RNA sequence: UCGUUAUCGAGAGUGGUGGAGGGACUGGCCCGAUGAAACCCGGCAACCCGCCCGCGAACGCCGCGGGCAAGGUGCCAAAUCCUGCAGUGCCCUUGGGGCGCUGAGAGAUAAGGA
Numbered sequence: 001u002c003g004u005u006a007u008c009g010a011g012a013g014u015g016g017u018g019g020a021g022g023g024a025c026u027g028g029c030c031c032g033a034u035g036a037a038a039c040c041c042g043g044c045a046a047c048c049c050g051c052c053c054g055c056g057a058a059c060g061c062c063g064c065g066g067g068c069a070a071g072g073u074g075c076c077a078a079a080u081c082c083u084g085c086a087g088u089g090c091c092c093u094u095g096g097g098g099c100g101c102u103g104a105g106a107g108a109u110a111a112g113g114a
Base pairs, nucleotide, nucleotide: 001114002113004111005110006109007108008107013041015040016039017038021031022030023029025084027082028081042076043075044074047072048071050068051067052066053065054064055063056062080106085103086102087101088100089099090098091097092096
């Protein structure tokens, strides 16, 4: 870098340093000197590893379910903040617009693979 599988409406700070940006991209809409990014501490979660329990003819291996949270990641405004492409319902309507639904795409994270 490419591809596969799974997940993405829950959860997480009145802390320290820092000092102007941030929410991937587009268009919106937001967050931010009552302090952005980043770093540290803290926390959340349970994808992987590890340990424990139950069930499966079942010490172990394997599968399924549950628990713990030391380790590897991840995450800690707003649904992945909304949106983009296709289809579709209702309403207003000259063009067009508003409110929704379904699927795809894009993106993020984990674990294998090339």
Source information:
A computed fold for a 114-nucleotide RNA from Melghirimyces profundicolus, annotated as SAM riboswitch aptamer (S box leader). NCBI's taxonomy places the organism under Bacteria, Bacillati, Caryophanales, Thermoactinomycetaceae, Melghirimyces. The model forms 97% of the base pairs in the Rfam consensus. It matches the Rfam family "SAM riboswitch aptamer (S box leader)". Rfam describes the family as follows. The SAM riboswitch is found upstream of a number of genes which code for proteins involved in methionine or cysteine biosynthesis in Gram-positive bacteria.